[in-house]
Context: one part of a larger RNA
Molecule: large-subunit ribosomal RNA, domain II
Organism: Negadavirga shengliensis
RNA sequence: GCCUACGAGUUGCGCCUCACCGGCAAGGUUAACCCCGUUGACGGGGGCAGCCGGAGCGAAAGCGAGUCCGAACAGGGCGUUUGAGUCGGUGGGGGCAGACGCGAAACUUUGUGAUCUACCCAUGGCCAGGCUGAAGCCCCGGUAAAACGGGGUGGAGGGCCGAACCGAUAAGCGUUGAAAAGCUUCCGGAUGAGCUGUGGGUAGGGGUGAAAGGCCAAUCAAACUGAGAAAUAGCUCGUACUCCCCGAAAUGUUUUUGGGAACAGCGUCGGGGGACGUAUGGCGGAGGUAGAGCUACCGAUAGGACUAGGGGGAGUCACAUCCUACCAAAUCCUGACGAACUCCGAAUGCCGCCAUAGGGUACCGGCAGUGAGGGCUCGGGUGCUAAGGUCCGAGUCCGAGAGGGAAAGAACCCGGACCUCCCGCUAAGGUCCCGGAGUCCGCGCUAAGUUGAACAAAGGCGGUCCAGCUGCAGAGACAGCCAGGAGGUUAGCUUGGAAGCAGCUAUACCUUUAAAGAGUGCGUAACAGCUCACUGGUCGAGCGGCAGGGCGUCGAUAAUAAUCGGGCAUCAAGCGCGGCGCCGAAGCGGAGGAUCCCGUCCCGACGGUUGUCGGGACGGGGUGGUAGGGGAGCAUUCCAUCGGCGGCGAACCCGGGGCGCGAGCUCCGGCGGAGCUUAUGGAAAAGCAAAUGUAGGC
Numbered sequence: 001g002c003c004u005a006c007g008a009g010u011u012g013c014g015c016c017u018c019a020c021c022g023g024c025a026a027g028g029u030u031a032a033c034c035c036c037g038u039u040g041a042c043g044g045g046g047g048c049a050g051c052c053g054g055a056g057c058g059a060a061a062g063c064g065a066g067u068c069c070g071a072a073c074a075g076g077g078c079g080u081u082u083g084a085g086u087c088g089g090u091g092g093g094g095g096c097a098g099a100c101g102c103g104a105a106a107c108u109u110u111g112u113g114a115u116c117u118a119c120c121c122a123u124g125g126c127c128a129g130g131c132u133g134a135a136g137c138c139c140c141g142g143u144a145a146a147a148c149g150g151g152g153u154g155g156a157g158g159g160c161c162g163a164a165c166c167g168a169u170a171a172g173c174g175u176u177g178a179a180a181a182g183c184u185u186c187c188g189g190a191u192g193a194g195c196u197g198u199g200g201g202u203a204g205g206g207g208u209g210a211a212a213g214g215c216c217a218a219u220c221a222a223a224c225u226g227a228g229a230a231a232u233a234g235c236u237c238g239u240a241c242u243c244c245c246c247g248a249a250a251u252g253u254u255u256u257u258g259g260g261a262a263c264a265g266c267g268u269c270g271g272g273g274g275a276c277g278u279a280u281g282g283c284g285g286a287g288g289u290a291g292a293g294c295u296a297c298c299g300a301u302a303g304g305a306c307u308a309g310g311g312g313g314a315g316u317c318a319c320a321u322c323c324u325a326c327c328a329a330a331u332c333c334u335g336a337c338g339a340a341c342u343c344c345g346a347a348u349g350c351c352g353c354c355a356u357a358g359g360g361u362a363c364c365g366g367c368a369g370u371g372a373g374g375g376c377u378c379g380g381g382u383g384c385u386a387a388g389g390u391c392c393g394a395g396u397c398c399g400a401g402a403g404g405g406a407a408a409g410a411a412c413c414c415g416g417a418c419c420u421c422c423c424g425c426u427a428a429g430g431u432c433c434c435g436g437a438g439u440c441c442g443c444g445c446u447a448a449g450u451u452g453a454a455c456a457a458a459g460g461c462g463g464u465c466c467a468g469c470u471g472c473a474g475a476g477a478c479a480g481c482c483a484g485g486a487g488g489u490u491a492g493c494u495u496g497g498a499a500g501c502a503g504c505u506a507u508a509c510c511u512u513u514a515a516a517g518a519g520u521g522c523g524u525a526a527c528a529g530c531u532c533a534c535u536g537g538u539c540g541a542g543c544g545g546c547a548g549g550g551c552g553u554c555g556a557u558a559a560u561a562a563u564c565g566g567g568c569a570u571c572a573a574g575c576g577c578g579g580c581g582c583c584g585a586a587g588c589g590g591a592g593g594a595u596c597c598c599g600u601c602c603c604g605a606c607g608g609u610u611g612u613c614g615g616g617a618c619g620g621g622g623u624g625g626u627a628g629g630g631g632a633g634c635a636u637u638c639c640a641u642c643g644g645c646g647g648c649g650a651a652c653c654c655g656g657g658g659c660g661c662g663a664g665c666u667c668c669g670g671c672g673g674a675g676c677u678u679a680u681g682g683a684a685a686a687g688c689a690a691a692u693g694u695a696g697g698c
Base pairs, nucleotide, nucleotide: 001698002697003696004695005694006693011097012096013095015094016093017092018091019090020089021088022087023086024085027052028051029050033046034045035044036043037042056063057062066078067077068076069075100238101237103235107228108227109226111224112223118202119201120200121199122198123197124196125195126194127192129161130160131159132157136153137152138151139150140149141148165189166188167187170185171184172183173182204220206216207215208214241633242632243631244630245629246628251264252263253262254261255260265370266369267367268366269365270364271363275361278357279356280355281354282353283352284351285350291344292342293341298338299337302334303333304332305331307328309327310326311324312323313322314321373398374397375396376395377394378393379392380391381390382389403414404413405412418593419592420591421590423589424588425587429583430582431581432567433566434565438580440579441578442577443576444575445574451569452568459554460553461552463551464550465549466548468546469545470544471543472542480538481537482536483535484534486511487510488509491505492504493503517532521530522529594623595622596621597620598619599618600617601616602615603614604613605612606611634687636684637683638682639681640680641679643677644676645675653670654669655668656667657666658665659664
């Protein structure tokens, strides 16, 4: 992992509540127990205690269709007037119990453990070999005597090296191991606080501990075992057959509350009838948002004018007075801002009344689930006018929604799947090939593979296309070429110099001219030189400027190999505009079928019509679905009653046929060898894929 078996909403209650069914009814009902029949969890009779209802109000005494508060014959609260209960059965929910099943970490208590290990007590055992050579003693030297020195002897030491023994430093191996701690090599101690045998002692908030929270039987921040005990678990996991109808929530308030609850909201089922709700129209109403505005307030605000106050300056000190391109109140003009400004002020939305529409609603009661939401668009707060951020509001979708498109992709686009069909039409999106459908038609644009996917900016571009305004031009423009581009004069000043061209001043200087600046740029130390403006000639038709639009271009850098989904594509298979086809979904249509609801008609049953229930035909409409509510069924085991099948072969198992939407049912053949079961009811140890489920097998 698979298979088989087992495996989770049960049972009890003088409990509460609701629905349905039945009995009796202003009443309903017996419990224990007793008697009779009988032998059954039985039937009949008795038993009236008790319980619920029939009256309430008050804390109560108490009063009573009233009563309580109160002085009250004020007022007000709860009642009466409007009356249905009760007993039993079944089911939905609740309560108390283990209460759907499994699961703690722990707590209390009774015991069992020191054969492992920690420490201690008693009594035994063990430590190859080698090295060092303390004290003391002896001898010699030495001394007044000592001290002291030398030699010898001696054999001390938590001494040295190193086996056994005890340990465990480093690495490797081992890691479903040979082993639930080992193996190999290296390594530490090895006469000591040494190692070890045997017997004994200390026990769980206790021991023992050269101290690590270590050890106390492979278990230790409190051992193990039985019991309390099915502890508790607002937590996790699991919770078993089918079909049909409807179908949520992730919000508000409160919460030692935040992943839990209570009440409300939203779902469903029953009752209920037009009371209420919804949509549209009409009429009436409240309001201060969007916008706008501000000599309408509050606040803020740029420039100017005017002008208090201040600063600065002048005025012979002071004063008066004056000036001011500085700061600036108030006022005026122009311009403009504000969630917590408003002289104004919508659209929507909201409230009330009336009318119309349509099928439902309001309302009352039973049962829930939800109370972690999320994406997108719009209006806002917060944040950085950041976030797949966060918090509100409105809507939508996902959640709980399949199908088609977007390469892939919960919520983006299209569109809401009852079933069947080798039929048709479309949506979004597509139509060269992969790959269904145009290498379709017309007119432009793009040369960047831009693009054909999703993101590119400020800024730059004599890339190219378009439209507009404006200037010059056969009296010859623009570009090129030829020629001129002069004189006063080297203008004046400055300067070492300044001559068109360092700088300053003037610049409408004057003259000769077709034209020529007191000079556009290069150049010189300064001149010179080259050139330009300007003019003539040549040539012969368009040439400039400005702002705008389309497409493009640069700006353009990311980590494993590149790419538009790929191949590839250039009057396109790119971009823009227009047009005609086609493809394309579970959408729509066609054909057949199922089921639910409504309507009409028909048949049957119940007491005659009305009505209720059941069946059939036709017509119309519905049938995505998680949590969840409701309905109808299938199967298993046992029981009762009436039947049936079976050695001429029951159950079970294997293979095949048929029926039912399905759970399933049935028939045939084989195997098997003794029981099985319809119908109608009843009762449950009543359905497994999951719980790291339990046991067995493979």